[in-house]
Context: one part of a larger RNA
RNA sequence: CGUUGGAACAUUGAAAGGAGUCCUCCUUAGUACGAGAGGACCGGGAGGAACGCACCGCUGGUGUACCUGUUAUCGUGCCAACGGUAAACGCAGGGUAGCUACGUGCGGAGUGGAUAACCGCUGAAAGCAUCUAAGUGGGAAGCCCACCUUAAGAUGAGUGUUCCCAUGGCAAAAGCCAGUAAGGUCACGGGUAGAUUACCCGUUAAUAGGCUCUAGAUGGAAGUAUAGUAAUAUAUGUAGUCAAGGAGUACUAAUAGACCGAGGA
Numbered sequence: 001c002g003u004u005g006g007a008a009c010a011u012u013g014a015a016a017g018g019a020g021u022c023c024u025c026c027u028u029a030g031u032a033c034g035a036g037a038g039g040a041c042c043g044g045g046a047g048g049a050a051c052g053c054a055c056c057g058c059u060g061g062u063g064u065a066c067c068u069g070u071u072a073u074c075g076u077g078c079c080a081a082c083g084g085u086a087a088a089c090g091c092a093g094g095g096u097a098g099c100u101a102c103g104u105g106c107g108g109a110g111u112g113g114a115u116a117a118c119c120g121c122u123g124a125a126a127g128c129a130u131c132u133a134a135g136u137g138g139g140a141a142g143c144c145c146a147c148c149u150u151a152a153g154a155u156g157a158g159u160g161u162u163c164c165c166a167u168g169g170c171a172a173a174a175g176c177c178a179g180u181a182a183g184g185u186c187a188c189g190g191g192u193a194g195a196u197u198a199c200c201c202g203u204u205a206a207u208a209g210g211c212u213c214u215a216g217a218u219g220g221a222a223g224u225a226u227a228g229u230a231a232u233a234u235a236u237g238u239a240g241u242c243a244a245g246g247a248g249u250a251c252u253a254a255u256a257g258a259c260c261g262a263g264g265a
Stems, first nucleotide, its partner, number of pairs: 001153001005164007015150004021049007033038001051107005059101004066094005071086006112144002118138004165264001167178004183260004187203005207253003210249005216242003223236005
């Protein structure tokens, strides 16, 4: 921009894409078959491999400053306690959220249709024979459907429900313009959404921050007291501290606003 008024939401499915895999074991059954050796079809059940989709409750990884330990050096006057730097975490031990696989769940199920090669039934031409000429069956991981996803720019532009309405100026006009309606955009606070865009939520309400509580992480803070010559240990005390998690709470900020947007032959 189109879809013949303007919108919001929900849909149909033309069409397109994805998937489609394989193995082992048990049973049927040591049965059919076979002199024996050997050894099934069909059917039922179980386990697994790779692949794919999703997720983070479990097991782990990461987690660049969340906690702790520690070396050298500098600083806060000194002790103590802290902070800076050591190639961009100095080193080391852990680790929340998020992301993730080595972790977990699920999937390729079932049922049809038309067929290929091939196997048939009936059956003439051709008194026989013949699956074929008329007629009529079976038959594949393949084809169509079925399963998952996208999908009306499918210009063949579909369908349903609901909302807004019949203002003004110019005008010959299905014309031009203006302000609006439903609705939308910008703006503002944000996001499990995201390169940008888009999408989603919120704007006087729990959207973000703060604060309180809490899950969880680290692992026992500082100060003081006691024991010890001291290093240190113990008690106060599951201590102190804490990022992204959860709940609550209007304390702070979502203000003020601007713009677009029909009149339907």
Large-subunit ribosomal RNA, domain VI from Cyanobacteria bacterium LVE1205-1, 265 nucleotides, folded computationally. The source organism's lineage runs through Bacteria, Bacillati and Cyanobacteriota. Its Rfam family is "Bacterial large subunit ribosomal RNA". Gene Ontology terms of the family: structural constituent of ribosome and ribosome. The coordinates come from a structure-prediction model, not an experiment, and the mean pLDDT is 86. The RNAcentral record of the full RNA draws on ENA.